[in-house]
RNA sequence: UGCCCGGUGGUGUAGUGGUAGCACAAAGGACUUUGGCUCCUUUGACCGAGGUUCGAAUCCUCGCCGGGCAGCCA
Numbered sequence: 001u002g003c004c005c006g007g008u009g010g011u012g013u014a015g016u017g018g019u020a021g022c023a024c025a026a027a028g029g030a031c032u033u034u035g036g037c038u039c040c041u042u043u044g045a046c047c048g049a050g051g052u053u054c055g056a057a058u059c060c061u062c063g064c065c066g067g068g069c070a071g072c073c074a
Base pairs, nucleotide, nucleotide: 001070002069003068004067005066006065007064010024011023012022013021018054026042027041028040029039030038047063048062049061050060051059
C1' cells in the first nucleotide's frame, strides 16, 4: 500500500429495506428468618460523516477502530 472479514445495551449474540430481538448482567418486586435458587416487571444499544430511498442496522461512498492475507522498502 492492496484485498477480505468484523464494529448493534455493561457483556455475548441475532436481525439480507418497514416497531432493533434473545441470553447473561443490573435495578425493583414476589418467595425465604437471611442469602442463594426460582418467578414477574423495568432500564438500557445500531462506530462517525455523507448519499440512495416514502422509509436504512441492512444498499452505495469516504473515514475511524480491531482482526486476517498478500506485497513493497530497509